[in-house]
Source information:
Small-subunit ribosomal RNA, central domain from an uncultured Holosporineae bacterium, 346 nucleotides, folded computationally. Its Rfam family is "Bacterial small subunit ribosomal RNA". The coordinates come from a structure-prediction model, not an experiment, and the mean pLDDT is 89.
Context: one part of a larger RNA
RNA sequence: CUGGGCGUAAAGGGCGUGUAGGCUGUUUCGUAAGUCAGAUGUUAAAGACCUGGGCUUAACCUAGGGGAUGCGUUUGAUACUGCGAAACUGGAGUGCAGGAGAGGAGAGCGGAAUUUCCGGUGUAGAGGUGAAAUUCGUAGAUAUCGGAAGGAACACCAGUGGCGAAGGCGGCUCUCUGGACUGCUACUGACGCUGAGGCGCGAAAGCGUGGGGAGCAAACAGGAUUAGAUACCCUGGUAGUCCACGCCUUAAACGAUGGAAGCUAGAUGUUGGGACUUUUGUUUCAGUGUCGCAGCUAACGCAUUAAGCUUCCCGCCUGGGGAGUACGGUCGCAAGAUUAAAACUC
Repeated sequence: CUGGGCGUAAAGGGCGUGUAGGCUGUUUCGUAAGUCAGAUGUUAAAGACCUGGGCUUAACCUAGGGGAUGCGUUUGAUACUGCGAAACUGGAGUGCAGGAGAGGAGAGCGGAAUUUCCGGUGUAGAGGUGAAAUUCGUAGAUAUCGGAAGGAACACCAGUGGCGAAGGCGGCUCUCUGGACUGCUACUGACGCUGAGGCGCGAAAGCGUGGGGAGCAAACAGGAUUAGAUACCCUGGUAGUCCACGCCUUAAACGAUGGAAGCUAGAUGUUGGGACUUUUGUUUCAGUGUCGCAGCUAACGCAUUAAGCUUCCCGCCUGGGGAGUACGGUCGCAAGAUUAAAACUC
């Protein structure tokens, strides 16, 4: 000496489930595979090292000695790891009793609003803009009242509030269904953690087939603006947005922060439970915020929800450009996705 890293400099997989593998709580006994110690065999010669000798010296040659990671055999040791046996309850799980929630799927229902249509009142404008125009309107618009149709979204409640692994989830009711939390400690007795591949889920846009289509609106058309205006603004408007089934598999899929466990001052909000108290208090568990100590950090900042101190497992990075590209493979109907270079250049 036997790498250093990943919030923002390159770097955490979009998220879960789980195979192999890696790692794995407490106690006792056994075994002795790993591990450790002794003995012994082997480890050719030459070379290398040490002490001598020979060529005038050196290089060179030569004698002796010591050593040699390792491997085999054998005798022991048993702390740790492994293996076998027995036991334990703190990790993990089950049971029972509770309350909370936009968690998921299906069905039904509701009101406000927009639009269109029908009818009434009513008359010349209405829309729109920085200002206008395109546009709509005497075939009666805009406004207003009554009725009908249809689609989509659910004001207030609403909150650094809640739920979910993530994507995400918000009117009301019913049915089916997942998870978390609290209390009791009744039961099982390490059943655990992580997870290469695999499998599943995965916003929006996009694709296929069939429906639906109110509003909005890529493309497109027109009006403006402008030197131009393939834009921003305005009037229209088709895919799409919605539903069913099947694909696509990507995002600044972000906390730009992988998962699990233990430890390390506090203060103050808030959500859901519990205990004790009787005042809006104390305390405990699980979440979710703000501030802040030690410590960490290049700084910003993080700080019991760590980016602190440790252990285990996975993913990833290794100067900029070329390039997340080419070629090949796999997947896809396609769009493309994924895996992933090099020449050259600075």